Annotation
This is a predicted structure of a 352-nucleotide RNA (Bacterial RNase P class A) from an Anaerolineales bacterium. The gene name in the source record is rnpB. Its Rfam family is "Bacterial RNase P class A". By type it is a ribozyme.

RNA sequence: CAGGUUGGUCGGAUGAUCGCUGGGAGCUACGCCGCUUUGCGGCGUGGGUUCCUGGAGGAAAGUCCGCACUCCAUAGGGCAUGGCGCCGGGGAAACCCCGGGGCGGGGAAACCUGCCGGAUUAGGGCCACAGAAAUACACCACCGCGCAAGCGGCCAGGGUGAAAUGGUGAGGUAAGAGCUCACCGGCGCGGCAGUAAUGUCCGCGGCCAGGCAACCCCCGCCCGGAGCAAGGCCAAACAGAGGUGAGCAGCGGCCCGCUACGCUUGAGCCUCGGGUAGGCUGCACAGAUAGAUGAUCAUCCACGCCCGCUAUGCGGGCGGGACAAAAUGCGGCUUAUAGACCAGCCUGGAAG
Numbered sequence: 001c002a003g004g005u006u007g008g009u010c011g012g013a014u015g016a017u018c019g020c021u022g023g024g025a026g027c028u029a030c031g032c033c034g035c036u037u038u039g040c041g042g043c044g045u046g047g048g049u050u051c052c053u054g055g056a057g058g059a060a061a062g063u064c065c066g067c068a069c070u071c072c073a074u075a076g077g078g079c080a081u082g083g084c085g086c087c088g089g090g091g092a093a094a095c096c097c098c099g100g101g102g103c104g105g106g107g108a109a110a111c112c113u114g115c116c117g118g119a120u121u122a123g124g125g126c127c128a129c130a131g132a133a134a135u136a137c138a139c140c141a142c143c144g145c146g147c148a149a150g151c152g153g154c155c156a157g158g159g160u161g162a163a164a165u166g167g168u169g170a171g172g173u174a175a176g177a178g179c180u181c182a183c184c185g186g187c188g189c190g191g192c193a194g195u196a197a198u199g200u201c202c203g204c205g206g207c208c209a210g211g212c213a214a215c216c217c218c219c220g221c222c223c224g225g226a227g228c229a230a231g232g233c234c235a236a237a238c239a240g241a242g243g244u245g246a247g248c249a250g251c252g253g254c255c256c257g258c259u260a261c262g263c264u265u266g267a268g269c270c271u272c273g274g275g276u277a278g279g280c281u282g283c284a285c286a287g288a289u290a291g292a293u294g295a296u297c298a299u300c301c302a303c304g305c306c307c308g309c310u311a312u313g314c315g316g317g318c319g320g321g322a323c324a325a326a327a328u329g330c331g332g333c334u335u336a337u338a339g340a341c342c343a344g345c346c347u348g349g350a351a352g
C1' cells in the first nucleotide's frame, strides 16, 4: 500500500428569509360576570399579535422479551399448564450483555457460525427400508452329539443396515467369546490443574448393550390477570330521590294587550347521590388534538460523473446526502440505513 475481518463513532455544517409547535411576558378583539359605572378587574373564546425561550432518532420502527407505574383478583399451601436449562461474572429483570468450556460446520488465516440438564438404573415409547434379529437375536458358515432328520454350543468369519456386544495381537477352547492378558479407544472413580464448566498428565476398575427427551417423562429454577383507551378528579342534559311550593294566584305558552289553551293528581325553584356527554389530570427541560420539530436560497463539507491543464495534483461544470420520524416512561433484542471516520487483528506485496 491492497484485500479481508472485528469493534466503535458520526450520520451533513454555517448564515439569511419565510413558516409550524409547547411554555412565559406585554398589547389587543369579541362574549359573559362583578364593582367604587363612560372606566377598572376577573373568566372564557385551547381568539389575534409582538418579544423571549424550548422543540426527534440511532434506530423514535417491529411491539418480540423484561420492568416501573396503575387497577382488578389474592389467608397460606399444593396440583395442572407454560417458560428457562454447559460454567463464571454483570444486571432490577430478561428470548439481555461480557468472558470461558464441550461437541460440530465454514474459511488459507484473522475470524464467523449451530447446538448445550438427565438415555450409566425412575420408567414407558419409538428406531423407516434391508436384515434371522434393532435391544434382543442364530440366516449362512463353524464346533460337539447323531446313520440321518435334528438337538445343543458360539458370535470370532460371511451377509443386511445409519446403527449388530469396542479395535489389534497373544493365550485359551470342541469351536469361540474381555473368557484371560498386553497395548490402543471409550466410560466411571481417585489424584493433579482450574472459582467452575472442564482438561489431559498419573493411578485404579474389564465397566464396554447403541440412538432419540423438539415423544411422554424425571430433576432444578421461575410464573395471578389486564393495560395510559391503565387509573384519578371535576361534571352538563335526560331520568331518579328529598325539600319547598301557587287556589281572588303563579308559571309555561302566545299575535307580547286581554281572553280562550296547558299544568297545579305538583308547574317552577333549591338540595342530593351515582355518574353519561364533555373537560382536567396521569404527562416528563419536545410532547399536543391522528399527531408540530419544516421549506427556499447562498457558501462550505462528503460522494459520483464529465471537461481542461503545468497531471498521485489543481481548476471548472453538472448531479448530489440514506433509513426513517416521538405519543406513559425505562432496560434489551430484532429489522432498515446513502456515505464518512477511528482502532485492533489476518493475508499478500513493496521499501529500509
Base pairs, nucleotide, nucleotide: 001348002347003346004345005344006343007342008341009340010339012300013299014298015297016296017295018294020055021054022053023052024051025050026049027048028047029045030044031043032042033041034040035039057323061334062333064332065331066330067329068328069227070226071225072224082222083221084220085219086100087099088098089097090096101116102115103114104113105112106111117218118217123216124215125212126211127210139158140157142153143152144151145150166184167183168182169181170180171179185208186207187205188204189203190202191201192199193198231281232280233279234278240272241271242270243269244268249264250263251262252261301321303319304318305317306316307315308314309313
The organism belongs to Anaerolineales, within Bacteria. The model forms 91% of the base pairs in the Rfam consensus.